[in-house]
C1' cells in the first nucleotide's frame, strides 16, 4: 500500500419582487437551489529553472447509488445546438428541461415523518499475508 472484523465522527441548498383571488412562498409572471461515486482533451491551483510531466479540483438532465413507495416481484426525473479540436452529452457559447411522499388552493424552494434513515466521506484502534 492492500484484506479481514470493529468502532467513532461527519454526510443538502433554494420563492426576493410583483399579478389574480376570500384564500397561493403552492397557479401566472419572474427569482432562486443542484446530495455521492465514476468519467476528464478544457479551465485552475500546486510541484518542476523551463519543458517534459504528475498530482488535486471541475457533469442536477453521461454511466451508477441514495432518500421515497411497494408484502414481495419491482417502480422511480431531466439536453438540444453551435464552437474548438484526431478524439468532448463532461471543456467555451446559446437556447431549454428537471426535481420523492403526506399536508394545505395544485409546492424542487413552506410544514411533517425527520434529534430519523443513507449514497458515501474521514479517522480510530486490532488481526492477516
Nucleotide at each position: 500500500g492492500c484484506g479481514u472484523a470493529u468502532c467513532u465522527u461527519c454526510a443538502g441548498g433554494g420563492c426576493a419582487g410583483g399579478g389574480u383571488g376570500a384564500a397561493a412562498a403552492u397557479c401566472c409572471c419572474u427569482a432562486c437551489c443542484g446530495g455521492c461515486g465514476g468519467u476528464a482533451a478544457u479551465a485552475u491551483g500546486c510541484a518542476g529553472g523551463a519543458a517534459a510531466u504528475g498530482c488535486a479540483u471541475u457533469a442536477g438532465c453521461c454511466c451508477g447509488c441514495g432518500a421515497g413507495c411497494g408484502a414481495a416481484a419491482g417502480c422511480a426525473g431531466a439536453c438540444a445546438u453551435g464552437g474548438u479540436g484526431a478524439g468532448a452529452u463532461u471543456c467555451c457559447g446559446u437556447g431549454g428541461c428537471c426535481g420523492a411522499c403526506a399536508g394545505u388552493a395544485c409546492a424542487g424552494u413552506c410544514u411533517g415523518g425527520a434529534u430519523g434513515a443513507a449514497a458515501g466521506a474521514a479517522g480510530a484502534a486490532u488481526u492477516g499475508g